[in-house]
RNA sequence: CCGGCGGUAGCUCAACUGGCAGAGCGGAGGUCUGUAAAACCUCUGGUUGGUGGUUCGAGUCCGCCCCGCCGGA
Numbered sequence: 001c002c003g004g005c006g007g008u009a010g011c012u013c014a015a016c017u018g019g020c021a022g023a024g025c026g027g028a029g030g031u032c033u034g035u036a037a038a039a040c041c042u043c044u045g046g047u048u049g050g051u052g053g054u055u056c057g058a059g060u061c062c063g064c065c066c067c068g069c070c071g072g073a
Stems, first nucleotide, its partner, number of pairs: 001072007010025004019056001026044006049065005
């Protein structure tokens, strides 16, 4: 320099063919218990890496940039 994959909640990851952004873990409160743990219930969660574009509508499609990993020269 060229190519491929990835970046979504504090963490690990989903999200079909473009159509309400979710789960588990974590955190807070509660039930239970003599206390605690476990279990259960409720709550808490987001500039979807950035910026433009396409579209009625973008996490998803397109351009450029940033970061990480892999491959090639």